A computed fold for a 74-nucleotide RNA from a Planctomycetota bacterium, annotated as transfer RNA.
The sequence is in RNAcentral, with records from ENA.
It matches the Rfam family "tRNA". Rfam classes the family as a transfer RNA.
The prediction has a mean pLDDT of 80.
[in-house]
RNA sequence: GUCCCUAUAGAACAGUUGGCCUAGUUCGCUGGCCUCUCACGCCGGAAACAGCGGUUCGAAUCCGCUUAGGGACG
Numbered sequence: 001g002u003c004c005c006u007a008u009a010g011a012a013c014a015g016u017u018g019g020c021c022u023a024g025u026u027c028g029c030u031g032g033c034c035u036c037u038c039a040c041g042c043c044g045g046a047a048a049c050a051g052c053g054g055u056u057c058g059a060a061u062c063c064g065c066u067u068a069g070g071g072a073c074g
Base pairs, nucleotide, nucleotide: 001073002072003071004070005069006068007067010027011026012025013024019057029045030044031043032042033041050066051065052064053063054062
């Protein structure tokens, strides 16, 4: 330098060829119930689509560029 893959809460993942997704699951955090107390258990809550632009009635999903990480070739 060229090409390929990846990027979603604090952590790890799902999202099935664009619409049921103002985004789900587990752990963690937190409020309440339970308990003499803690733990367990039960019921709630907060928290995320790497950034910018484009396509579209509609984008986490498609396209381009950038950023970061990984890989192949030279």